[in-house]
RNA sequence: GAUCGAUAAUGGCAAACCAGCUGAAAGGCUGGGGCGCAAAGCCAUGGGUCUAACGCUCUAGACGAGUUAUGAUUGCCAGGCUCCCGAA
Numbered sequence: 001g002a003u004c005g006a007u008a009a010u011g012g013c014a015a016a017c018c019a020g021c022u023g024a025a026a027g028g029c030u031g032g033g034g035c036g037c038a039a040a041g042c043c044a045u046g047g048g049u050c051u052a053a054c055g056c057u058c059u060a061g062a063c064g065a066g067u068u069a070u071g072a073u074u075g076c077c078a079g080g081c082u083c084c085c086g087a088a
Base pairs, nucleotide, nucleotide: 004086005085012037013036017032018031019030020029021028022027035075041081042080043079045078046077047076048073049072050071055067056066057065058064
């Protein structure tokens, strides 16, 4: 240094839920909270999943229904980049 990840050490992040804000929604942000996580740090590049505003189609018309990311999810998987510690 690499691989690896321990009844080690220093710490870190923060699920569900609650409150507020925001968004068409999925969701996101802030505060509380703590399920868990050795990358649960970052990147939407590939796949998956979620939503369906705009668009398109159907319905006599409307309500509505279907379809569709350019939206979202990195705590779904993979990939890329960076990183604390040092037992076996």
This is a predicted structure of an 88-nucleotide RNA (c-di-GMP-I riboswitch aptamer) from a Gammaproteobacteria bacterium. NCBI's taxonomy places the organism under Bacteria, Pseudomonadati, Pseudomonadota, Gammaproteobacteria.